[in-house]
Context: one part of a larger RNA
Parts: sequence; C1' cells; structure tokens
RNA sequence: GCCGACGAGUUAUCCUGUGUCGCCUAAGGUUAAGUGCCUCUGGCACGGAGCCGUAGGGAAACCAAGUCUUAAACGGGCGACCCGGUGGCGCGGGAUAGGCGCGAAGUCGAGUGAUCUACGCAUGGCCAGGAUGAAGCGAUCGUAACAGAUCGUGGAGGUCCGAACGGCACAAUGAUGAAAAAUUGUCCGAUGAGUUGUGCGUAGGAGCAAAAGACUAAUCAAACUCGAGGAUAUCUCGUUCUCUCCGAAAUAGCUUUAGGGCUAGCCUCGCGUAAUAGGCUGCGGGGGUAGAGCACUGAAUCGAUUCGGGGGCCCACCAGGCUACCCAUUCGAAUCAAACUCCGAAUACCGCAACCCGUAUCGCGGGAGUCAGACUACGGGGGAUAAGCUUCGUGGUCAAAAGGGAAACAGCCCUCACCGUCAGCUAAGGUCCCUAAUAUGCGCUAAGUGACAUAAGGAAGUGGAGAAGCUGAGACAGCCAGGAUGUUGGCUUAGAAGGAGCCAUCAUUUAAAAAGUGGGUAACACCUUACUGGCCGAGCUUUUCUGCGCCGAUAAUGAACGGGACUCAAGCGCAUUACCGAAGCUACGGAUUGCCUGCGCAGGGCGCAGGCACUGGUAGGAGAGCGCUGCAUGCAGGGUUGAAGGCGUACCGUAAGGAGCGCUGGACCGCAUGCAGGUGAGAAUGCCGGC
Repeated sequence: GCCGACGAGUUAUCCUGUGUCGCCUAAGGUUAAGUGCCUCUGGCACGGAGCCGUAGGGAAACCAAGUCUUAAACGGGCGACCCGGUGGCGCGGGAUAGGCGCGAAGUCGAGUGAUCUACGCAUGGCCAGGAUGAAGCGAUCGUAACAGAUCGUGGAGGUCCGAACGGCACAAUGAUGAAAAAUUGUCCGAUGAGUUGUGCGUAGGAGCAAAAGACUAAUCAAACUCGAGGAUAUCUCGUUCUCUCCGAAAUAGCUUUAGGGCUAGCCUCGCGUAAUAGGCUGCGGGGGUAGAGCACUGAAUCGAUUCGGGGGCCCACCAGGCUACCCAUUCGAAUCAAACUCCGAAUACCGCAACCCGUAUCGCGGGAGUCAGACUACGGGGGAUAAGCUUCGUGGUCAAAAGGGAAACAGCCCUCACCGUCAGCUAAGGUCCCUAAUAUGCGCUAAGUGACAUAAGGAAGUGGAGAAGCUGAGACAGCCAGGAUGUUGGCUUAGAAGGAGCCAUCAUUUAAAAAGUGGGUAACACCUUACUGGCCGAGCUUUUCUGCGCCGAUAAUGAACGGGACUCAAGCGCAUUACCGAAGCUACGGAUUGCCUGCGCAGGGCGCAGGCACUGGUAGGAGAGCGCUGCAUGCAGGGUUGAAGGCGUACCGUAAGGAGCGCUGGACCGCAUGCAGGUGAGAAUGCCGGC
C1' cells in the first nucleotide's frame, strides 16, 4: 500500500414541543412506594400519599373575578373574558450524567525502583618498562664556630616518556547501522582529586550532583507502575443505505471577545389572522448628493483703482511731491473646495389611487445552520487616483451552479441541468483549415499593423474635411547669367577691406544687387545668400481638425493571433444577408411534487383520470422508503427430489435494492404484519488479520 473483518448521536431520569391512543369535557386525569393473588425474570388487582388541572393578584398578612400599587386612584401592572385537561407510547429538542467517536501535554493519590547512573560508607584488587634525581645522610674542602662548595649516597613528586587500565579532543566511516552511540586512525591521563571488584546507604518536589538542569534501569525542568479516569480539549480529524420538497449565512449588538459564544437577521416545519407584502403607471411630498456656481466661509492668478497702512526717493525748516515696491480697499477678468453654497438633478425613500400578482406580508410555536467570505461593475475612504492590497456602500456571479463562450481559466459574457430522443429554433460567441457555420456592398490600413497591453515626445507615412496665401502679367523647384559703384563707410585696431567689436546704415548706376545671409582669410582674396533677368510650363506654399498606420518599444529556453496561415483580407470601420451555436426555448414520450376539477373507495385521507405550474444545490430543516440481526403471530410456507452461503447471468424497480435460472455447497431458510436494535463504512497518520 491493497484486500477482508471491526469501527462513532446510545441508555436512564426530568423538562419542552409534536403525532397518536385511553379517560374526562355533567372537573377531571394519573397513581408512587408498598400489599395481596397467580400460570412468578412476568401478569392481574388493591393502594389517592403525591403530581398536573379546576383562579388569580400580592413580598406577605390577605382579598378574590379580581387583585396589587396608593392617603386615594380619572389611572397603571398582572389576571378574568379568549383558550380543553390529563396519563401512556413514538418522534424532534433541551437539562443532568463520559453523553457522537478517537486524541493531549498535564494534576492528585498509593506504591515500585540506586543490578544503569550520581555521591557516600565498608572491605579487597590493579598500575610493564624507561627518565629525572628534592630533602636527608656520608666523605673531602671550607669557617674562630656557623654558613657554604664539591663528590658520593639517597629516592621525593596531583614530575617526565610510555603499555595494561581509564578517558574521548579531532576526523572519516556508520544513519531501514555489525551497534537504539559503534568502528578505524590520530589523541589525553597513566602513584593519583587514579582506576576497579564485592557488599551496603541516600528517591520523586525527593535523592545525588568538582553544577551540565547533569544523573536517578535505552525514560528526567520532576522517574516508573496502578488508581482517580471515559481528567479536560472554545482545537484537529473522522462519523457508515436511498429518493423526494424547500434551502441559507459569512451581517448587527454584546462578549478577558475577535478562528469561541449569546440574542437578532437570513433557512425550514406546523398553526393562525384576512388585513397585508411586492411590481408597474399616475399623482403628491421632503431633501442638499452628482453637476454647477462664487452670493457666504476660505484658497488662489492678472490688471486697474484709492479717503488707507508700511517701505524707498526728493526734501529735511514742516509742509508736501514722486514711486514698473509691499499689504489692504474697491472694480474688472479668469479659477478652486469632504468638513463652502445664490443654485441643484437623475435615482432612492415616504404617502395616496387604479391595475397586475395572490399569501409571497404579518403573528405564535418546534428544528437549524451561519458570525474566515471571494472576485467583478459602479460610488467613496486608506494607500502612491500601487497591489490578485485594505475598508464601507449598491448590484451581480461564485460560494452552494453543471452546460455554451472567453485557447486553457471558482468570481467575466450567455444560460439555470427532473429523465429519454441519431428532431427543430435561438443566446453569448462565431462562420479560410484545424472546427459546426457566409456572402454581398462601400471605405480604410501596407505596418503582418492587426486578430491579447503602453506614454511623453518625434516624423514631407497615408485617407477625409476645412482655412490663408502665391500663380499663364508664368508661381514653386531646378538650371544659365548677373549680384555692381562712391568704398578698405566712420570709429576702433598690429590689421578690421560687407562680415572681432562700437556708431551710422546714406548715395549712385541699374532688370537687380544689403554700409551685407552664411562659409572663409592674419587682413585681403575666394565661395555663397538676399535681390534680378533668362530657360522651363502648372500648379505651389503655410496652417487647423480628424481616420488608420510609423518610431519611441529593453530580461532572462523560443513563447503576447490557440496553431496553420491571412493583405480590395481570413485585419479595421459602416451596412445588409444567411447560417452555426447550450443541459436555454420548442416538439414527442415518461416520472416527481403542489394546486384545481371530476370519478371511485371510504372516511376525512387514499386511488384513478384530466388540466396548470414545478422539480441545480453546500450548511441545514421537512417527508417517504430500501436493506441487516433477533422476537411475536400467520402462511397444512420452502428444504437431502438439496436450505443458508459462494460463483455466473442478457430479468424487474426512479433509487437504496429484488427475483428467476445454472454450477458450487451440504442443513437449514423464507414471505406477510408488527415489535426490538450492538442496523448499513472509503477515509479517523483509525484498529486487527492476511498478502
């Protein structure tokens, strides 16, 4: 891991609701313990204590269809009136119990452990060999005597080197190991605070500890065993057959509350009321949002203005004048605002009426679940007018929704799947091929733009619509020619001659030609332009708005039409036309549920027929069933002429499931109606077995 078996809302008591049955409804219903009897795990009878009900109000005394409050209530509260009660059984829910199942870490109690290990006590054992050479002692020398020196002897030491022994600093290997701590190599101590045998002692909030929270039997920030004990778990996981009807929430308030709970909201089931609720249209309302505006409050730009204030200048004898200065006033123009408003919608909301709809509303009661929401569109706040960001509001979808489209793609677009059909029509979206389905007309694009994203900015791209000029008295472009003279204007300067710079910018000849447009020279020269003539011969120049394109354009495999491929398109725009396309709609057949009608049975429900509507679904509510085991009753039930079980099988039922037949098997089993439950397995890192 697979297969098989086992594996989770039970039981008792009480409360509450509901269904059903009994009794009563002419106030009653019911017994408990216990007792008696019998056919004795049980049944029948007795037993009226008690409980509920028959009256309430008050703290109570007490009063009573009333009572309490109060000095007293015109009052107010709770009652009376309305409304059946009670007992058993089934079922829903709650409470108390382990209370759907499994799961802690832990807490407390009583005990068991020091054969491991820590420390201690007692008694024993062990430490090859080598090195060093303390004190002391002796001899000699030495001293007045000591001291001291040398040689010898001696054999000290938590001394040195190094086996046994003990350790474990480093590395590699080992990691389902050879081993639940080792192997190999290197390494440290090795007469000591050494090491070791045996016996004994100290223990669980306790021991022991050269102290690491170390060790106390492979267990230690409180051992192990059993018990309390099924501790508790606002947590995680799991929770077993079928079909039918309805169908949520992820919000508010409160919470030592925020991943929990309680009440409300939203779902479901039952009962009740008969007035509502909802939609559309019309009419009537209040509002201060969007927008807009500047009349207020503020912000903010320019100009003008001035009986204002300040600065500066002139002037100071003071008076005054001037001011492209600053502030303010007033006026004009142009603006801005969530906390501005002279204004002011659309919606929304409230009311009334008609119509549509028909209980959808509301009330009471039983049962829930939900309290992590997600994206999208629009209106805002926060953020950076960031986020698949966050937080509100309104709608949608997902959640709990399959199908078609968007290549793929919970939240986007279309559409809501009861079942069947090798029938039809459509939606979104599509119709060259992959791939079902198309053609036509008029334009645009040349970029493979495009069919999946992009800016500021840039450009004789190209289409459309304008505006202003020039032009057969010849435009625009090109080519040919001229482009001169006073003069090298004056000044400046080393020089300054059209052309460093400053000033002036005249005049002449002309078809025209600057006191010079650019290049150039040291300065000249030289080239060129303006300007003019000729050649040529028809449009040219500037500009505004707009369609489609171009550049701008950079990321990690090659990767931004899904691919092929596409150019009067298979791209883009406008228009027309047909078709394809879904579980949508239609057609035909069938089923469920609800309502209506009719019939039948019969008793208040069921069956049949017809019609209409309905039938996605998580949490969850409600209903109806299938199957398993046992019991009771019935079936003159089945069975060695072959039960159960097993294997196979083309049958039946909407499903859970159920037959028939064959083989196997070899002794029990079924059907109907009830009853009772150890009643349904794929999941719990489930449990046991097998492989």
Large-subunit ribosomal RNA, domain II from a Phycisphaerae bacterium, 691 nucleotides, folded computationally. The full RNA is in RNAcentral, with records from ENA. The prediction has a mean pLDDT of 85. Rfam family: Bacterial large subunit ribosomal RNA. Its family is annotated with ribosome and structural constituent of ribosome in the Gene Ontology. NCBI's taxonomy places the organism under Bacteria, Pseudomonadati, Planctomycetota, Phycisphaerae.